[in-house]
Context: one part of a larger RNA
Molecule: large-subunit ribosomal RNA, domain I
Organism: Candidatus Altarchaeota archaeon
RNA sequence: CCAUACAGGGAAUGGCUUGGUUUGAGUGCUGAAGAAGGGCAUGGCAAGCUGUGAUAAUCUGCGGCGAGGCGCACGCGGCCUUCGAACCGCAGGUACCCUAAUUGCCCCGGAAGGGGCGGGAACCCGGGGAAUCGAAACAUCCUAGUACCCGGAGGAAAAGAAAACAAUCGCGAUCCGGUAAGUAAAGGCGAUCGAAAGCCGGAGAGGGCAAACUGAAUGCGCCAGGGUGACUUGGCGUGGAUGUGGUGUUUAACGGCCCACUUUUAGCGUCGUCUGCGAGGCGGAGUCGACUGGAACGUCGCACCAUAGAGGGUGACAGUCCCGUAGCCGAAGCAUGACGAGGUGUGUGGGAUCCGAGAGUAGCGUGCAUUGGAUAUUGCGCGUGAACUCCGCAGGCAUUAACUGCGAACCCUAAAUACAACUCAAAGCCGAUAGCGUACUAGUACCGUGAGGGAAAGCUGAAAAGGACCCCUAGCGGGGUGUGAAAAGAACCUGAAACUGUAUGGUG
Repeated sequence: CCAUACAGGGAAUGGCUUGGUUUGAGUGCUGAAGAAGGGCAUGGCAAGCUGUGAUAAUCUGCGGCGAGGCGCACGCGGCCUUCGAACCGCAGGUACCCUAAUUGCCCCGGAAGGGGCGGGAACCCGGGGAAUCGAAACAUCCUAGUACCCGGAGGAAAAGAAAACAAUCGCGAUCCGGUAAGUAAAGGCGAUCGAAAGCCGGAGAGGGCAAACUGAAUGCGCCAGGGUGACUUGGCGUGGAUGUGGUGUUUAACGGCCCACUUUUAGCGUCGUCUGCGAGGCGGAGUCGACUGGAACGUCGCACCAUAGAGGGUGACAGUCCCGUAGCCGAAGCAUGACGAGGUGUGUGGGAUCCGAGAGUAGCGUGCAUUGGAUAUUGCGCGUGAACUCCGCAGGCAUUAACUGCGAACCCUAAAUACAACUCAAAGCCGAUAGCGUACUAGUACCGUGAGGGAAAGCUGAAAAGGACCCCUAGCGGGGUGUGAAAAGAACCUGAAACUGUAUGGUG
């Protein structure tokens, strides 16, 4: 040096899965009644995590469950529990310190009193708003109203009931998807950018003010009476003439006003029933014989159930052992709709005159921004500035006439839509260098003054039966004996290679 064998070393590989990923469904706010998030405490012994808060791994009530329990966490020492514990559901109590953090600031109000402030994964609306990049340079342009910053709201938000479209036919709020269409249009007409109507689907819902007229007919609080309650009657106080309440809200016209007719239906509360969710409950049929084995869930034989042969567990592969599954039922409480009862609450037609119908608005000039919007998008600044239904606005240049559509300058509005924090389910997904950074005390240890960066780390066995006893040793450890199916011996499943050693043989 080679070969073989046996060891060491090392942690690949195989197997496994508590975790992840994706998709789908469900669900969706919270906070001065002190949140989200932290700090510090809290256990008989208690460092970490979890729970909890000086009543501190908890206290009380009601309900469920039914034999064990005192979290992860298997120890020692003690307790609780069939007079029903632990655990689960609902409701309540306690709830230290910091934190919006407040004996505060802002708003409403004469006072009393009331409201707001902070947090939330993404989604939504608004206010600001880049650059790299592309244009083969670059300045208009593009990237892009993107990233990012700020404000605000909600479980969704926004938008929304035509001063709309359309085109001589019609349509009938908004939103979302498909198409129209990479079309019309915009564009150093370069690079690029880029709709709408219409049609097809999803969803579907419409209402209220101001004014004319009326003129306290009205609202709120307290007390008393009636009613299960919505509500109603009376009294007192207070708001309210700077107008509470009634009426009324549209355009082939409408309303007031005048005249006539009719008498409870839309909507919104209340109570009840049904329905859904709901701690949970019921839930079929072999643990039969033989064999192997440490163990039967295996093999052979004989049976049975099935609206249940999804899945998991159990000492190997179990429809009939356990938990479940199909199916059925369900307290408190919560929720949607339907129905019933009762409360509140009216509607229709005709008509001459007269009255009413949103102003620094519509429009115009000019300067910016924005848009596909071109002269014809939308918004803002400055200036100017109407009409009053015999009126006004629009119909992608202006103006006039006609035609058609519509009624601005007030407000509200479910669903279809977005997202995925949370819950559940599933998978042609990953299987510990993968899959989230994290399957483990993970945003931990550690690094950084800080913003911030950011790991490694899973597996004994069916059961601890976790090796009593003897011997060697200072100990570690080892040898017997034992446990176990097997040492699998905690440096623990499997245990490759590199590398190291011993033995035997070969060779120099």